[in-house]
Context: one part of a larger RNA
Order: sequence, then structure tokens, then C1' cells
RNA sequence: ACCAACGAGUUCAGGUACUUUCUAUGUCUAAGCCCCUCUGGGGCGAAGGCGAAGGGAAACCGAGUCUUAAAAGGGCGUAUUAAGAAAGUGCUUGAGACCCGAAGCCAAGCGAGCUUGCCAUGACCAGGGUGAACUCCGAUUUUUAAUCGGGGGGAGGCCCGAACCCGUGAAUUGUGCAAUAUUCUGGGAUGAGUUGUGGUAAGAAGCGAAAAACUAAACGAGCUUGGUAAUAGCUGGUUCUCCCCGAAAUAGCUUUAGGGCUAGCGUCUUCAUUAUAUGAUACUUGGAGGUAGAGCACUGGAAGAAACUUCUUGGGGAAACUCAGAUGUUUCUACCAAACUCCGAAUGCCGAGUAUCUUUGAAGGCAGUCAGAACUUGGGCGCUAAGGUCCAAGCUCAAAAGGGAAACAGCCCUUGAUCUUCAUUUAAGGUCCCUAAAUCUGAGCUAAGUGUUCUUAAGGAAGUGGGAUUCCUCUGAUAGUUAGGAGGUUAGCUUAGAAGCAGCUAUCCUUUAAAAAGUGCGUAACAGCUUACUAACUAAGGGAUCCUGCGCCGAAGAUUUCCGGGACUAAGCUCGGUACCGAAGAUAAGAAUUUUUGCCAAUUUAUUGGCAAAAGUGGUAGGGGAGCAUUCCUAUCGCAGCGAAGCCCGGCUGUAAGGCCUUGGGUGGAGCGAUAGGAAGAGAGAAUGUUGGC
Repeated sequence: ACCAACGAGUUCAGGUACUUUCUAUGUCUAAGCCCCUCUGGGGCGAAGGCGAAGGGAAACCGAGUCUUAAAAGGGCGUAUUAAGAAAGUGCUUGAGACCCGAAGCCAAGCGAGCUUGCCAUGACCAGGGUGAACUCCGAUUUUUAAUCGGGGGGAGGCCCGAACCCGUGAAUUGUGCAAUAUUCUGGGAUGAGUUGUGGUAAGAAGCGAAAAACUAAACGAGCUUGGUAAUAGCUGGUUCUCCCCGAAAUAGCUUUAGGGCUAGCGUCUUCAUUAUAUGAUACUUGGAGGUAGAGCACUGGAAGAAACUUCUUGGGGAAACUCAGAUGUUUCUACCAAACUCCGAAUGCCGAGUAUCUUUGAAGGCAGUCAGAACUUGGGCGCUAAGGUCCAAGCUCAAAAGGGAAACAGCCCUUGAUCUUCAUUUAAGGUCCCUAAAUCUGAGCUAAGUGUUCUUAAGGAAGUGGGAUUCCUCUGAUAGUUAGGAGGUUAGCUUAGAAGCAGCUAUCCUUUAAAAAGUGCGUAACAGCUUACUAACUAAGGGAUCCUGCGCCGAAGAUUUCCGGGACUAAGCUCGGUACCGAAGAUAAGAAUUUUUGCCAAUUUAUUGGCAAAAGUGGUAGGGGAGCAUUCCUAUCGCAGCGAAGCCCGGCUGUAAGGCCUUGGGUGGAGCGAUAGGAAGAGAGAAUGUUGGC
């Protein structure tokens, strides 16, 4: 892990609502007593409770009373609808209160055989080294209590190092030899040393060379038992079936924010009782408003021009003044604004009418919800960042399956899955193969595998299609070929040189059909080649700009090149057309069930059954309804050694929980069931559940 058994809303008391029953001559008994066939039943028992009158704090008054000096007022009552009791069910309060779960708090005891400190009495420390005090002798010397040398001596929380005590570093170990060890290495080793035995101090207390260490292998308050089922706004779990409806993730308040209360939204019952009501939708119509947009009339911002005013501003100037600038006002032009408005929608909202549909409201019982998510749109914050965050409107998910998007809660389709069918037809999306359906049809585009179901910039380019404007052109364009392309002059300056061509300045004149004081190569400088420009040859289009379709470059990522794949030149892109495929949608046929309405039947007279029609039948939290099964009790009726229960198979049957087998089969070996009621230790797959098995 698995299997079996066990395992969680119970009981009592109070309250409240509903249902059923009893009484209404108001109602009910409690303790207790009596009797009996004694785990129980019957009788007696109104003490008392509730009700029939309220108001006031109360005295008190009373269909009224209180407030007040007093009400003309106001509050609560009367007028008005009756109550009581029992049982059941829902919820609630008090109790362990659906079950399991703390760390903790307090009390009484038990612990110092571990460890900490102390006390008493004992024990232990190989060997080696150093050589204090003191003392003796000698030397120095005049002497000494001075100095030096030597001998003796044997001090020390002295040195080295075993036993002994400790535990520095590393390795091994790490289901170990061991819940702290082993090996190597290391510290102390006559001391604040180590150690045996006995004793002593304890739980808010001890003891502590102090680490909150230690107090029996877990101590910032030991262990055991009790208070105790402590408490847990927290986590987990909470057991059979079917039918009807079906949320919320918001507001206010909260030592409140992952909890609660009230409201909102759900459900059930009753009432309004069925139509000039209420509600929804559409149309018509009457309103309020200051958003989008727009505008500059206000408040502000900000650009240009003109005129005028002022200037303590800066440059120039001797000054006059001039140039530049600044400030303010006016005019004109073009603008900007969430906290500007001379204006001003669409929607939405409120009222009325008409039409269609069928909701709607109130009171009461019971809830759940208070972590929401993506997407589209309007906004705030942020970076016009975020699968970001906060509002608003909508939609889906949540609580929704199905089809599409390769896969994919929130996107697209469908107001959307009761059940059956190897029937029909569509949506989104698709129709070459995987893969159901067009290798369909018409007209274009793309050559990049662009693209074929996700995204790409600024910028760049004789890619190519379409459109527009304009210029040159048989008086010969553009391209090409042939020829020329000269002279003053090597222009001047600069420079070592500078001759069209390093650089600076200027850029004239002449001959010409034409030819620059030179377009680009080139030379050290020249030279050389070439271009502009001109002529001839040839013969019909050529150049420039703008708009636009589809493409190209720009273009780097992490499992795998890749559109989901194969692959495709359409099976790509754009604009049309006609078919087909395609869902749990719609339709068809049948079945079940809920609600409403109608008809019929039966009776216990407010229910049941049958038929028909219409509208429904996804569903989490949750509300409501109807049932199945288990154990026991009561009554009636049954089965069983000719084989009960249980167990293993088989068959039949009900929408399900389930049921049946009338002689079904096997096993088993002594009890078991049906019907109608009643009572519950009443249903397991989950709780790191408990026990057993394996």
C1' cells in the first nucleotide's frame, strides 16, 4: 500500500416557527399517593403554569393608563380575529454539544543511582628536567648585613612525559560497535588536581568559575496523575437514493481585515387571487442631467506677428542714440485642460400611454455567501510595464458538460446535456492525407516555402502588380557603337614639387559642332585612362516624382528542424459564387418526470387515480419534497433438520437506494421472515483515522 471490523449533528432542559392530534363547558397536570400481569401500565392528584386587560419605575388607577402644573397633544393599549396541551420536524440558547487534534495553565505527589554545588571519610599521581629561599666554603677586601664563584638544599596553580582526567583538528561511522563511538592527532598531568563510598540542596524551586548550562538519553521552567472531553475565530474528516429550485465572493459596522452581525442575492410556506395590479420587453411620448465630442465666452497654460507702455538689464558709442532683451496692455492668427465651459450628444435613468408576455410584492421559517478569475469596453495608480493593482458597464468560468481554437477554467458557437435511436438539419469552424466534407468554380496577387490558425519596429532597396502627375522624343529621345573632348595655361597662391584632380582664392577669355581653370581613377610631379559636352551611326520609346497591393533585408534562446504533422507554388493571400461536412443546438419517433390548466372516476370532502394540452427537467454552497436499506420492540400472519441465518454462483425485476427466486444450484448446520406501526449505538472511501490481518 491493500483487506476486514470500528469510526462523527446525539441526549436533557428552555425558547421559537411549522405540521398533525385532543379539548374549547378555558386548557394541562407536576411532585406525591393507590392498584396491577411491575425495566412497564392504569387511576387519583389543578398545588401551580399558560390564557381571559392594560398602563406605569412604582404607589396606584383601570378600557384605559402614563407623561405633565394642565393637555388641545403624544406613547402604549381597548374597539378586532382566543387559547391551552401533547407528539414530530427545522433552527436556536445552556450544557464536552458533529468527531479527532495543540502548545499551554493550575494542584498534589515522585525524582540529585545521570548531572551541578557543598559536607564527611578514604584513595591515586612511572620517569626525567629546571634549581627559588636558606645555609656552608672560597675569592675580592680594611671591615660589613656587600659582590663573585663553588658545595649543600629542594621551592613552584614551573618544564617534558606515562597512568589518570579531558576532548583540539581530521578521517571513519552515520538502518553505527555506539541515541555522540573508533582511529590518528591534541590539552592538563603536585593541583582552583583526579577519584571511591556515604550524605545534603528540587520545580517559580534547586544548583551554576554564568553556557539561561544542569536537575535520569528532548529543561527559557522536570516527570507522573488529576482539574479535563481545558480552549482552538485554525487544519483535516463527516457514511444510502431519486425529484424541484438554486446563490455569493458586494455594502455598512467591527482590536476588524482568512472571523462575525445586519442588508443584498437563494429556497420553502402563507397572504395579495387573476387583472385598469405588479414586473419584463418593444414602440410612442414628457422630463432632469453636463459625460463623449467640440470650443476658447470665464479660469489657467502656451506659440507667432503687429502696435503701444515701462525697464534698476546686456553689447557698442563722448553723447544723442542704436542693436538685443524683459514686463504689461490691445489686435490678429493657430492651439491645450480630470479639478476650464459660450455649447453639447448617443446610451442609461425617472414618469405616462399602447401592445405582447408573466411575473411581482409583503410577512414568516431555513440558509449559504463577505479570498473571486480571465476576456471586451470606459478610467485611476504603474513605465498608455505585468497572467500587475483599484473602480465602472458587460460576458463567460466559478456552479457548465458538448463542438471549434493541435493540446488549452474565463476566447468563439449554442438562453446550454431528462433518457433512448447505426434518423434529418444547421452554428462556430472546416472540406489534399493523417481526419468527416470541394484536389469545386470565377477574377487577380505572391516566388519570398513569404505563407498555410500566435507577434514584430525605426530604417534600407531599379523585387513585382495597380493608379496618378510631369518631362524628353522620327526636326531622331534614352542606352549602345565610332570620332572629337582643344588653345591662352603648368590660372594665381601655397609648396621640395602642386601641371584640371593635397590645400586656399578666383573660376575669365579664345577657337569651335563641342570641350569644366575640370566628374572619377592615376603620377614624386608630369604622363596616361575616363566623365561632362559635341557630331555621326542605329531606330521607338525613355526619364523623374507621388499614392497603393503583395513580397525582400533589418530578424539572436534555451528538450526537437518543424505550419499540430505529412507536405503544399497552392493545399498561400485578396475579392466573389455554389455545394458539402460539422454539436449532447434545432427537428423526427418513443419513454420518464415536475408545474399549471381542463375533463373523467373514486371516496375518508380534500385528497387520490386516469387522460389530454401547454411550459419545463446542466448545476457547487444551500433550501424544499419523496423514498430505500439496517438493528431492536409491539400486533397479526408465516417459513424451517424434507435444512433457518450466513457465504459462493446463476436467473428475473424496479428511474435509484434496492427487491424477488414461488422446491434455482452449491456450501452451511439452527434459527428466520412478511404486513402494519413504533424506537434508534441506523448506511464509510478518504480524518499523516483506531484495531486486527497480510

Model confidence (mean pLDDT): 80 of 100.
The part of an RNA shown here (large-subunit ribosomal RNA, domain II) has 694 nucleotides and comes from a Candidatus Wildermuthbacteria bacterium.
The source organism's lineage runs through Bacteria, Bacteria candidate phyla and Candidatus Wildermuthiibacteriota.